[in-house]
RNA sequence: CAUUUAUAAAGAUGAGGUAAGAGACAGGCUCUAUGACCCUCAGGCAACUUGUGAUAAGUAUCUCAAUGAUAUAUAUAACAAAAGUGCCAAAUCCUGAACCUAAAUACAUAAUUUAAGGUAAAUAUAAUUG
Numbered sequence: 001c002a003u004u005u006a007u008a009a010a011g012a013u014g015a016g017g018u019a020a021g022a023g024a025c026a027g028g029c030u031c032u033a034u035g036a037c038c039c040u041c042a043g044g045c046a047a048c049u050u051g052u053g054a055u056a057a058g059u060a061u062c063u064c065a066a067u068g069a070u071a072u073a074u075a076u077a078a079c080a081a082a083a084g085u086g087c088c089a090a091a092u093c094c095u096g097a098a099c100c101u102a103a104a105u106a107c108a109u110a111a112u113u114u115a116a117g118g119u120a121a122a123u124a125u126a127a128u129u130g
Base pairs, nucleotide, nucleotide: 001130002129004127005126006125007124008123013042014041015040016039017038021031022030023029025096026095027094028093043088044087045086048084049083050080051079052078054076055075056074058072059071060070061069062068092122098119099118100117101116102114103113104112105111
């Protein structure tokens, strides 16, 4: 950097350093010299990787042949947090090519529009593979 899968309306901040922009991109809106963003330290959140036992159905093996035992990967919810990441303004801050639905205008079937709903796309993070 690319592929695949999952998640993204919950949650969690102080100090020091630096100094002007920052929130991916475009538009909007917001944060910011009462010091943002970023870096460092400390703290915290969460539970992707991880661990524990439980339940479910499956497979394999053993057996004294049953409503048995053991092992194993899967699914579900629960608990834990040592390690690897991640995260700690605002819903991924909101909207965003395209498609479906809904509503309105119009009506011929079209077409147009939208503070509407959904999918998709994009983005971010984790895990997998290259």